[in-house]
Predicted 3D model of a 73-nucleotide RNA (transfer RNA) from Candidatus Tepidiaquacellales bacterium OLB5. Lineage of the source: Bacteria > Pseudomonadati > Ignavibacteriota > Ignavibacteria > Candidatus Tepidaquicellales. The coordinates come from a structure-prediction model, not an experiment, and the mean pLDDT is 82. Rfam family: tRNA. The family's RNA type in Rfam is transfer RNA.
RNA sequence: GGGCCGGUAGCUCAGCGGUAGAGCAUCUCCCUUUUAAGGAGAGGGUCGGAGGUUCGAGACCUCCCCGGCUCAC
Numbered sequence: 001g002g003g004c005c006g007g008u009a010g011c012u013c014a015g016c017g018g019u020a021g022a023g024c025a026u027c028u029c030c031c032u033u034u035u036a037a038g039g040a041g042a043g044g045g046u047c048g049g050a051g052g053u054u055c056g057a058g059a060c061c062u063c064c065c066c067g068g069c070u071c072a073c
Base pairs, nucleotide, nucleotide: 001071002070003069004068005067006066007065010024011023012022013021018055026042027041028040029039030038048064049063050062051061052060
């Protein structure tokens, strides 16, 4: 340098082009003598960056950045 895969919440990951979610974690409340467990709820996101397509993009197209695998030199 070429090809492929990945980048979404603090972490691990979902997400037919139509309101961005789950589990764990955090916080609050209930329960309990207390803790743990259990139950109910809340907060937390420039969807790696910049353009483009579209009525509408996390998703599709182009370029770039980062990580991994692989091929070549």